[in-house]
Glycine riboswitch aptamer, 88 nucleotides, folded computationally.
Formats: sequence, structure tokens, C1' cells
RNA sequence: GAGGACUCUCUGGAGAACACAUUCAGUUGUGUGCCGAAGGUGCAAGGCAAAUGCCGAAACUCUCAGGCAAAUGGACAGAGAUGCUUGG
Repeated sequence: GAGGACUCUCUGGAGAACACAUUCAGUUGUGUGCCGAAGGUGCAAGGCAAAUGCCGAAACUCUCAGGCAAAUGGACAGAGAUGCUUGG
């Protein structure tokens, strides 16, 4: 001097719930239903193999986990940094 993959900081950040019982309390439990954007599952093209198998992406899929007031969390996006990476 440069970069933003990683890390950290700041900002924005969606979806989906009722019933009954219970509690000081959306506290806890049961039933039925619902959501996808932490994480995780599955696979298309293609590749390998030649046993019908293995590898293989997503915001698609499943809904295991998680979630369905607010808060927290939150994929992702933007900005920044004396971290980090890199040139001289």
C1' cells in the first nucleotide's frame, strides 16, 4: 500500500398458535396445528466405479434439532477494524 475468505465490532434482518388445565408469571403440562433463515438430512448436472455403489450445490427438500407475544437467537446484506491475509 492492497484485500475481506476468516475473526471481531456496529447497523438492518423474515416466517409460523390455538384450545384445555395449571401458575404470581407467555410458569408448566397435554392435545391438535403451523414455520424455515442457526445447525443437520436428502439430491441435479457432472465425476469415479462397474458390484447398481461412492463423491456431489442451493434460499430447493425433510422438519431430526430449532422456532410460532416481546426479548434472545437468526441465514443473509451493508459499513468498519491496530485482528487476519497479502505486496513492497
The coordinates come from a structure-prediction model, not an experiment, and the mean pLDDT is 80.